A computed fold for a 1487-nucleotide RNA from an uncultured bacterium, annotated as small-subunit ribosomal RNA. Model confidence (mean pLDDT): 85 of 100. Its Rfam family is "Bacterial small subunit ribosomal RNA". Gene Ontology terms of the family: ribosome and structural constituent of ribosome.
RNA sequence: UUAGAGUUUGAUCCUGGCUCAGAAUGAACGUUGGUGGCGUGGAUUAGGCAUGCAAGUCGUGCGGGAACCCUCCUUCGGGAGGGGGACAGCGGCGAACGGGGUAGUAAGGCGUCGGAACGUACCCACAGGUCUGGGAUAGCGGCGGGAAACUGCCGGUAAUACCGGAUGACCUCUUCGGAGCAAAGGUGUGAUUCCGCCUGUGGAGCGGCCGACGUGAUACCAGCUAGUUGGUGAGGUAAUGGCUCACCAAGGCUCAGACGUCUAGGGGGUGUGAGAGCAUGGCCCCCACCACUGGGACUGAGACACUGCCCAGACACCUACGGGUGGCUGCAGUCGAGAAUCUUCGGCAAUGGGCGCAAGCCUGACCGAGCGACGCCACGUGCGGGAUGACGGCCCUCGGGUUGUAAACCGCUGUCGAGGGGGAUGAAGUCACAAAGGGCAAUCCCUUUGUGUUGACAGAGCCCUGGAGGAAGCGCGGGCUAAGUACGUGCCAGCAGCCGCGGUAAGACGUACUGCGCGAACGUUAUUCGGAAUCACUGGGCUUAAAGGGUGCGCAGGCGGCUUGUCAAGCCCGUGGUGAAAGGUCCCGGCCUAACCGGGGACGUGCUUCGGGGACUGACGAGCUUGGGCGAGCUAGGGGUCUGUGGAACUCCCGGUGGAGCGGUGAAAUGUGUUGAGAUCGGGAGGAACGCCGGUGGCGAAAGCGACAGACUGGGGCUUGGCCGACGCUCAGGCACGAAAGCCAGGGGAGCGAACGGGAUUAGAUACCCCGGUAGUCCUGGCCGUAAACGCUGGGCACUAGUCCGAGGGGGCUUCGGCCUUCUCGGACGCAGCGAAAGCGCAAGUGCCCCGCCUGGGAGUAUGGUCGCAAGGCUGAAACUCAAAGGAAUUGACGGGGGCUCACACAAGCGGUGGAGCAUGUGGCUUAAUUCGAGGCAACGCGAAGAACCUUAUCCCAGGUUUGACAUGGUCGGAUUAGCUCUCUGAAAGGAGAGUGACGCCUUCGGGUGGAACGAUCACAGGUGCUGCAUGGCUGUCGUCAGCUCGUGCCGUGAGGUGUCGCGUUAAGUCGCUGAACGAGCGAAACCCCUGUCCCUAGUUGCCAGCGCGUCAUGGCGGGGACUCUAGGGAGACCGCCGGCGUCAAGCCGGAGGAAGGCGGGGACGACGUCAAGUCAUCAUGGCCUUUAUGCCUGGGGCUGCACACGUGCUACAAUGGGCCGGACAGAGGGACGCUAAGUCGCAAGACCACGCCAACCCCCAAAACCGGUCCCCAGUUCGGAUUGCGGGCUGCAAUUCGCCCGCAUGAAGCCGGAAUCGCUAGUAAUCGCGGAUCAGCAAUGCCGCGGUGAAUGUGUUCCUGAGCCUUGUACACACCGCCCGUCAAGCCACGAAAGCGGGGGGCACCCGAAGCCGCCGCGUGAACCGCAAGGACACAGGCGUCGAAGGUGACCUCCGUGAUUGGGACUAAGUCGUAACAAGGUAACC
Repeated sequence: UUAGAGUUUGAUCCUGGCUCAGAAUGAACGUUGGUGGCGUGGAUUAGGCAUGCAAGUCGUGCGGGAACCCUCCUUCGGGAGGGGGACAGCGGCGAACGGGGUAGUAAGGCGUCGGAACGUACCCACAGGUCUGGGAUAGCGGCGGGAAACUGCCGGUAAUACCGGAUGACCUCUUCGGAGCAAAGGUGUGAUUCCGCCUGUGGAGCGGCCGACGUGAUACCAGCUAGUUGGUGAGGUAAUGGCUCACCAAGGCUCAGACGUCUAGGGGGUGUGAGAGCAUGGCCCCCACCACUGGGACUGAGACACUGCCCAGACACCUACGGGUGGCUGCAGUCGAGAAUCUUCGGCAAUGGGCGCAAGCCUGACCGAGCGACGCCACGUGCGGGAUGACGGCCCUCGGGUUGUAAACCGCUGUCGAGGGGGAUGAAGUCACAAAGGGCAAUCCCUUUGUGUUGACAGAGCCCUGGAGGAAGCGCGGGCUAAGUACGUGCCAGCAGCCGCGGUAAGACGUACUGCGCGAACGUUAUUCGGAAUCACUGGGCUUAAAGGGUGCGCAGGCGGCUUGUCAAGCCCGUGGUGAAAGGUCCCGGCCUAACCGGGGACGUGCUUCGGGGACUGACGAGCUUGGGCGAGCUAGGGGUCUGUGGAACUCCCGGUGGAGCGGUGAAAUGUGUUGAGAUCGGGAGGAACGCCGGUGGCGAAAGCGACAGACUGGGGCUUGGCCGACGCUCAGGCACGAAAGCCAGGGGAGCGAACGGGAUUAGAUACCCCGGUAGUCCUGGCCGUAAACGCUGGGCACUAGUCCGAGGGGGCUUCGGCCUUCUCGGACGCAGCGAAAGCGCAAGUGCCCCGCCUGGGAGUAUGGUCGCAAGGCUGAAACUCAAAGGAAUUGACGGGGGCUCACACAAGCGGUGGAGCAUGUGGCUUAAUUCGAGGCAACGCGAAGAACCUUAUCCCAGGUUUGACAUGGUCGGAUUAGCUCUCUGAAAGGAGAGUGACGCCUUCGGGUGGAACGAUCACAGGUGCUGCAUGGCUGUCGUCAGCUCGUGCCGUGAGGUGUCGCGUUAAGUCGCUGAACGAGCGAAACCCCUGUCCCUAGUUGCCAGCGCGUCAUGGCGGGGACUCUAGGGAGACCGCCGGCGUCAAGCCGGAGGAAGGCGGGGACGACGUCAAGUCAUCAUGGCCUUUAUGCCUGGGGCUGCACACGUGCUACAAUGGGCCGGACAGAGGGACGCUAAGUCGCAAGACCACGCCAACCCCCAAAACCGGUCCCCAGUUCGGAUUGCGGGCUGCAAUUCGCCCGCAUGAAGCCGGAAUCGCUAGUAAUCGCGGAUCAGCAAUGCCGCGGUGAAUGUGUUCCUGAGCCUUGUACACACCGCCCGUCAAGCCACGAAAGCGGGGGGCACCCGAAGCCGCCGCGUGAACCGCAAGGACACAGGCGUCGAAGGUGACCUCCGUGAUUGGGACUAAGUCGUAACAAGGUAACC
C1' cells in the first nucleotide's frame, strides 16, 4: 500500500471493446470576478525586425589633450606658464564568463563507472631572478581621395608595446660530450617591505582525449564499407589516434539488427500509479549544441568565437549609382502566423561578475516594481436575536406545503477594502576622521572601539476616521452521480461523456421555482497517467469466445541426467569509493498561518573497488548409465516405389434369338427404337475402380494408404541387456513433403462429368430434376503450395483413482475351456482436479523446457517486397466507421423437424350457404345531411329487446335562447310572484301584453321577516366534444383447452431446473406406480340449478280410482288424498357385485341388477395470462378543448337515400308436394292505459257490444307438422310468391318522404345453384308450430325461450385447421406477418489505382571554384640581427598548386501534394429486383 460503475441478452454466465467517476498542465475558451502572499507567463514561424539599453575597465603602464579656472604678458586679435581633465589613441586585463535558444544531433551527445598520452590566464604554496642596450609606431601635425563607410602620402613621439645582448637552472633538447631559452616597471620624499614582471616546481579549480555498460521507432530498409580495417614510416596537435599523407596487406561491421529511413537535445527530475511501470523533460541545476544560412581561419591560456574578422548566399536598409551597411534564439518592444503567452518600467541598495592599489566605473546577470484568477496558498463578503412562519414567487388533493430565520425589524462587531498617520526590517560593509593595540621606526598594513556616510523597491505590526456600509458566482439535478416539481414544446425545437431522451401529461429539450456540488471562482476543450490484469515482468490467454504454424527434418538460439575435482563469470556476505546541488521524504526552524523559505538526517533499490564463501547455474577436467543411440533375436501392418497378373461390373463392336417399345420422372418431355432398340445368349476390344473380408480394426510425420504376386525400400513394437557414454529436447530463419482443383509437355479416355446444348419446373429458373456432353478425372515428366490441411486441441519429459473393450508382442500357471501378469498402440465410461459452460478427465488436470499465434467491420483488401508460366501464393497496413461483434448455456416462440394424444379438425353422413326474389347489417357511391361506434377468426339480423314526430347525438337546413333544460352556493331587489285564465304574433320554440292570485313565522293587524318561486348579478352549470395508446368497471377471444404457480428441500456460478419428467390411465396435471423431492394453491372434478326413477309431506284454482248427486254433455257438485300433477324434502350410481385384462395398482372390457350406469343428459361456473383486443356513445374518471356555443329549445329533413359489392337470414324452385274438407295431441309464457270469452256485422283485416280474469281459476289458445278423405299429374304448373294497381282496416297529433294488416287483381326471378364454404355425433341434425321481451303501432323472416315429429353416419387419425405433452434445430425474442443477403438507383465521406503535373529530402558523377590554412616559388617590398659597404639572414606582398562552400549539369533513389477517369469500401426511417443464409430455411450448410 490495490474500491469500481454504465453499456451486447427476454433473462444468464463468460469473453470483449467502448464510456465514466480521480489526479495533473507553461494551457486555451465561456460565464463571473473583493483582497493579499509566493510562484509563473511566446509551447506555433530557429519567421522578419524600428528604437533604446545588454562589456567594459585601468592615468598606480604610455604619449597627447578640448572646454574651463588661476598667474603673467599683450599690438586687445591673442600669447606664455600652471591647474584641469572631456576625448580618442598606444598598451594591459576582460571580452571564450554571465544572458538566450533547442535548429541540428540516435551518437563527436548524454548518464554511470573507469582510464592515460595532455593543457591551464587569473588564485595559492615553495625556490630563484628582475642586468644591459636598441629601433619603431598609433595618437598628433601637415597635405590629399570619398556622398558615405572609410582611406592614402609626408613628418615626428612614449611605454608594463616591440627587438638585440648578458646571466642562467631542479626547465627544454641530447648522440650524455654538450647545446638552448627570461624579465618591466609603477606608486611614493623614500620600496627588501605595497602593486607588478620573469623562470621553475607543486597545488586547487577548470578543460581536451580514450574505454566499458546503459540510453527511441521501423525488416514493408538486409546487406554496408575505399581512409574503408590493420601495419610501417612521416606529418600534425597541448595530447593519444587513419586525425592527415605515402606505401604495404585485405581487411572491418552486420539478424544481439549493420546500412538506410522516420522521430528526438540528454540527465537531475516532473506527472500519474499500491507498486512495477507508463508518459514527459516548461520554470530551477548539470552537460551538449546553435547564434541570419553555408564555409573558413586569425588572435588568444582558452574560440573556429551570439552583440570579433574574411568569403559565398538569401533578405533588409542607405546611396551622389561609383559603393556601402546590417544580423534581438540578450532586456524591453513591434509585425506576422496562432486557440494562446506580459512593461519599449526602477535600481546597482543587496547577491554575483569584469577592470582597478583604491575610491570607483560598468553590469536588461541580478534585485525590485508593472500586467495576466495562469497556478498554489491564505482572508473576506458579517455575527447574535427575530414567526401571525409577512409580501412576492413556485407547487397543491385547495386542507396546505415550500422558499424560510431567510427577509423586514432589534442588538452587536470592525477583518479586508477606503482616507489619514507612522515607520520596524531588508545594511553588513566600504570609506573618512579620532582613539587604543600590534607589525623594531613609519605617512604604510592589521585588529578593536567611537562618530559620520550607503535603500531602487517593499513597507508589516501599531494608531486615528467611518460605518454592515464597497465585495457571489458558476455548473449540475434520467442512470452512472449528490440533487425534482410545474408549465411550454410535440421525433419539432433541441440535448447528449456512454446508455440514450423528444411523435400531447418529458424528473433527459426550453423556462420558472426549488434542490445538489464547488466557491473568487465554476464549467468546457485539449493532453498525460490512472481505472485498463485492455500488451499481463510483477500480472492474461489460444477445443468452441480473437488466437496452434498443413506436416516433418534441422543450423543459430533457448533449455538440459547421475558422481567427483578445480576455477570463481553469474550468485551470496562484508568493505571502501561514487551516486552534485535543488526536488521528494522525516525532524527542527523563519515569515501571524499556509503556500513559500532555511538547517540537519535518512533515502537515492544504481555503478564500481577490495576481501571472503562455494550450495546452485556456468566453465574446464575425470568418471557413471537410467535419457538417447548401436547391436542381437522375434514380430504385426491398405507404410512407400516399380513391374506384372486377375475376376466382377460397365461401355463399345461382331454374331444369334426376338419383335415394339425402351428410357426417364412427382408427372413428363428431350433422347433412343421396325436401318430391329430394350431384353437375352455367345464372342471380341477398352479404360477405370478393386465387392465380400472390413471392424470407434491396421500403417504413416502429415497429406494419405484397401484385388493378387514379385523386386527394392522407410518406420514401429516386443524380448535381450552385448556395445557407445548425455551423444538429449525444442527450434526463428532454412530445406523437404504436402488432398482436391488448376497450369505446361506428351500419352490415354470405359464410366463419371465443370463449361455448353436440349427437355422440364417456374412469375422468371442462366438452378435444384431429366437427356446429352467438352475440359478434367487416369499415366509419365515438370509446376502450383492451398483447404473446415480439424481432435478447429504444436512438440518433448515427468507426475496424478479406477473399470471395460479392441489391436500387436513377451512371461507364468493350466483341469487345455482359460486364468494371472508386463510393454506398446486405438477407444468407451468415469474419481479428484480444471473449465464461462458445453465438456476434458494420461489431459482441456499438476509442473518444467522450446516454438507459433491472439482484440468488431474495413481486410487477408491496398501498397511495397518476394515466389509463380498463369491462376495466384507468402508477407501485410491505414483512413474511415460501429457500441458492439462474439462464446456457452436458459426460458420461450417458431420449423415446408420428430414422437405421443385430443377436438364435428378431417374422413363417414344429414341438412345448408355461395345461384333466385325479398328481409336485414356492412362497404362503396350519393347527399345539405345520409350522426357515431364495431373491422380476420373474435366487425357485418353487432351496440338497436322496436329510427314516421319523439328517440337523435357538433347529422343537415331554418328559427330562437344565454345563470341557461338540470345541481349547489353568495349578494341585491321588490310583492311586480308560483299557479291559473286570456289576447296578439309565430311553423313551433319563443317573444310581447292583460287579468286573477296563493304560502311559513312573528305581529302592536299598520306591517315586519323568511323559505320556495321570480328578476338581476357572481361563482358556476352543460357538452353523446377529443384521447379505450392516460384509466376504473364490464366484455370478447385463445378455451371447458388442461394447464398456471407457490413453500421448503435438492441441483446449477447464474438465468433457471427439479416438483410438473418417465411408465400406465383419464374427458382432465384424473388417478396409480417409479423417481430428490415432499407438500400446497389457482384451475379440472365435486358442492348449486334443470331434467330422468322412486318415496315422504301437503291437496287449491290442479286431479277423479272408488261412493253419491246432477247434466244432452263437461270434476259441474258432495266428497276423496289413491293416481296424474303441483312444490318442498328425501332415496338412488359407488366400478358397489360377478368374470376377464392390468404391476396384487390406478383403471379398462363384458355381465347381472337397476329408471338410470362407468362424468346418465343439460346449465351456471372460464386458472396464470395473451391480443396497448372492444367500449370515454351505458356508467364512472385523469388530462385537453368549448362556453351568446361543440350548451339548451323548436319546426322540417336525414339516419329508410342506390349503378353496385359482401355477410347473416326468410321464402322457394315443388308430388316425402300444393289446395280444400274433416279429425287429434303440447310445453313454456303473457295479461289491468291489459288479455278479452260469448254474441252481432264484415269475404277479410277489423268493428260493435260485452261475461270473466290482478289469473294452476278467466282470456290470449288455434298448436302445427300429423291422421283420414279428395282434387291437382310434372307443367314455370292449382309450384313460387316478388312486383304493381285498386279498394279497405288499425295504431297514432300526424303514416307523403317512411308503418303494419285485409280483400280483389297482377303474377317476376327461380326447375336445386361455379370456385369455394358452414352447421351437426341423439331426443342431436332435420322438420313443425307456440310464446315472450322491446312496443301506441311496426318494417320480427331478427333475438330469447317452449314443446311436437324425429334420423343418418363415424369407432379411423394419412391429410387440412386448431390444441396439449415430450423431444430436436435456431443467426427468431416486436418472437416466422421473425430474421436477413447481394446487385441496381440516390446522397455523403475517407481511401486505392491512374496518362501525368507540382514540390521536399538524399547520396553519386562531372564542371566551375570564393575565403582560407598548408605546400612550392617568391626577380617585388621591409626599421631592429650579421656586415664598413655591397649584400646576407629572416619576414611579407604577389604568383602557382592540393583541399575547398555556394553554384551549375546529368542520371538516379525516396517522400509528399495534386490529377480527367476508375475501383471497391463505410455510412444514410420507410426506393428497385429477387430469396442466398438462420428451423431438414424448403437442393443440409460450410471451406